Overview: Transfer RNA from Fibrella aestuarina BUZ 2, 73 nucleotides, folded computationally. Its mean pLDDT, the model's own confidence on a scale to 100, is 83. It matches the Rfam family "tRNA". Rfam's curators write: Transfer RNA (tRNA) molecules are approximately 80 nucleotides in length. The RNAcentral record of the sequence draws on Rfam. NCBI's taxonomy places the organism under Bacteria, Bacteroidota, Cytophagia, Cytophagales, Fibrella aestuarina.
RNA sequence: AGCGGGGUGGAGCAGUUGGUAGCUUGCUGGGCUCAUAACCCAGAGGUCACGGGUUCAAGUCCCGUCCCCGCCA
Numbered sequence: 001a002g003c004g005g006g007g008u009g010g011a012g013c014a015g016u017u018g019g020u021a022g023c024u025u026g027c028u029g030g031g032c033u034c035a036u037a038a039c040c041c042a043g044a045g046g047u048c049a050c051g052g053g054u055u056c057a058a059g060u061c062c063c064g065u066c067c068c069c070g071c072c073a
Base pairs, nucleotide, nucleotide: 002071003070004069005068006067007066010025011024012023013022019056027043028042029041030040031039049065050064051063052062053061
């Protein structure tokens, strides 16, 4: 080369039938406390690997490329 799985906030992962991108954790601020942790509330943070196509509409479907893991030799 070939086959299979994966790439989505800082980290770990969901996202079902194409129709507002979410969960846990972390971060920041506030509350609670004598104080810290725990707990509660709020907030910031995403070119959904890259490029193209289909569609009114794409994380999702199609094509190509890159990277990671596994299988085979």